[in-house]
C1' cells in the first nucleotide's frame, strides 16, 4: 500500500434507531476494639469530524489509535 475486526466511566462487560445498564472500584455513612467481609447512599462514560433521521452507541462516510492477514 489492500482488505479486515475494534475504540462506551478508573477497569471488565452490556445495550432491536427511542431515558445508556450491570459488575469491580472511587467518594460518604452504617456495622467492628481495629481491619476485612457485608448493608445503604453516592460518583463518573459512548474515539473524532461530517451524513441520513422526528430521533443515533446502533446505519453511512471521512479521520485517529490499536490488532490481524496479504504483499
Nucleotide at each position: 500500500g489492500u482488505g479486515g475486526c475494534u475504540a462506551u466511566g478508573g477497569u471488565g462487560u452490556a445495550a432491536u434507531g427511542g431515558u445508556a445498564a450491570c459488575a469491580c472500584g472511587u467518594g460518604g455513612g452504617g456495622u467492628u476494639g481495629u481491619g476485612g467481609u457485608c448493608c445503604c447512599c453516592u460518583u463518573g462514560a459512548u474515539a473524532u469530524g461530517g451524513g441520513u433521521u422526528c430521533a443515533a452507541u446502533u446505519c453511512c462516510c471521512g479521520u485517529u489509535a490499536g490488532c490481524c492477514a496479504c504483499c
Source information:
Model confidence (mean pLDDT): 82 of 100. Predicted 3D model of a 71-nucleotide RNA (transfer RNA) from a Candidatus Berkelbacteria bacterium. The organism belongs to Candidatus Berkelbacteria, within Bacteria. The sequence is in RNAcentral, with records from ENA. Rfam family: tRNA. Rfam links the family to the GO term triplet codon-amino acid adaptor activity. The family's RNA type in Rfam is transfer RNA.